[in-house]
Molecule: Bacterial RNase P class A
Organism: Actinomycetota bacterium
């Protein structure tokens, strides 16, 4: 210098103009049961993410269900730790990929049952098609009987491998070494497991996302959960009133005039509509009865800013099917071109990744332009 691996992080910045939503303050208009509400305008302040996404796995919260136990059903599954769980971290063993850093998949098959297409002679507990060997017959081409499992062939898989002995030919039939399995011993590790030694010829595996075995765990629905307030109309009750006139209109009051048979209050359910849930967490106190409620203060948490520091100051989206956008300038970034020995300079182009709240939180998974930091690997060059 080039190519990579692993882990962590960022994912545009500043400003102008126009615009959008929440809260709050002020103003105007309208309505009003006089408490307030609606609309508009203006000021202040706040206003998406690392994944807000998929909704895969959990938790909080809410409602429904539920004596206790069992069966059925479902999820998970190497070991240790953490955890409510999902999962995370570290480690063990095995398969696959990479020269390597490393990546990836799996881990009950010696409890029992089941399954294995096609090919092949033979596939769940087997097997002899070709071949090899011995014997009989022979028209010398073969054929019949028997032995064998080394060689060929089929297959994902054919019952250990290499060498020697042995044999008619062969075979763990016997032997040495290797591999596996089982048993025993010693050592290491919390453990999965690992290392070493000895013995036994004991020698084929797959599938549990088939049933099954063992262990742990498991009610259902989800904020459109759910709780609360509540016009009008209708219903129930009470009171007053119908020429002894309730009530209403004529701007407030009195008088007067007109209309006039209904009017007022209470009750439960509850429609329209609304409040809470709902916004960082918790506590204390205050206010209101036009409601469900509202507000202040304190402590803690997080972010940003300031300060050498102890610390101080500011801030915390939350809605109604749902606001966070548009444009311009500068910087940054990316792509292309030109100039320069070089550091670099100039010009042109591109708004420039994935995407976006809806009860909240954690995890997982998926998407992602470009960039930064740390550790490591391989190749090459120079000293």
């Nucleotide at each position: 210098g080039g190519a990579g691996c692993c882990g962590g992080c960022c994912g545009g910045g500043c400003g102008g103009c126009c615009g959008c939503g929440g809260c709050u303050c002020g103003g105007a208009u309208c309505g009003u049961u006089c408490g307030c509400g609606a609309u508009c305008c203006g000021g202040g302040u706040c206003g998406a993410g690392g994944a807000a996404a998929g909704u895969c796995c959990g938790g909080a919260c809410u409602c429904c269900g539920a004596a206790g136990g069992g069966c059925a059903g479902g999820a998970c599954g190497c070991u240790g730790g953490c955890g409510a769980g999902a999962g995370c971290c570290a480690g063990g063993c095995g398969g696959g990929g990479g020269c390597g850093a490393c990546c990836u998949c799996g881990c009950g098959a010696a409890g029992g049952g089941g399954c294995a297409a096609c090919a092949g002679a033979g596939a769940g507990g087997a097997g002899a098609c070709c071949g090899c060997c011995g014997g009989g017959c022979u028209u010398c081409g073969g054929u019949c009987c028997g032995g064998u499992a080394a060689g060929g062939g089929u297959g994902c898989a054919a019952c250990g491998g290499u060498g020697g002995g042995g044999u008619a030919a062969g075979a763990g039939c016997c032997c040495a070494c290797c591999a596996g399995c089982g048993c025993g011993g010693c050592g290491g590790g919390c453990g999965a497991c690992c290392g070493c030694c000895g013995c036994g010829g004991c020698u084929c595996g797959g599938u549990a996302a088939c049933c099954c075995c063992c262990g742990u765990c498991c009610g259902g629905a989800g904020c459109a959960a759910g709780g609360c307030c509540g016009a009008g109309c209708a219903g129930g009750g009470a009171g007053c009133g119908u020429u002894c006139g309730a009530g209403g209109g004529c701007g407030g009051c009195c008088c007067g005039c007109c209309c006039g048979a209904g009017c007022u209050c209470c009750c439960g359910g509850g429609u329209a509509g609304g409040c809470c849930g709902c916004c960082g967490c918790g506590g204390u106190c205050c206010g209101g009865u036009g409601a469900a409620c509202g507000g202040a203060c304190c402590g803690c948490c997080g972010g940003c800013g300031c300060g050498c520091g102890a610390g101080c100051g500011c801030c915390g989206a939350g809605a109604g099917a749902g606001a966070u956008g548009g444009u311009c300038g500068c910087c940054g970034g990316c792509g292309g071109g030109g100039c320069g020995c070089g550091a670099g300079c100039c010009c042109c182009g591109c708004g420039c990744a994935c995407a976006g709240g809806a009860u909240c939180c954690g995890g997982c998974u998926u998407a992602c332009a470009g960039g930064c930091c740390g550790g490591c690997u391989c190749c090459u060059c120079c000293a």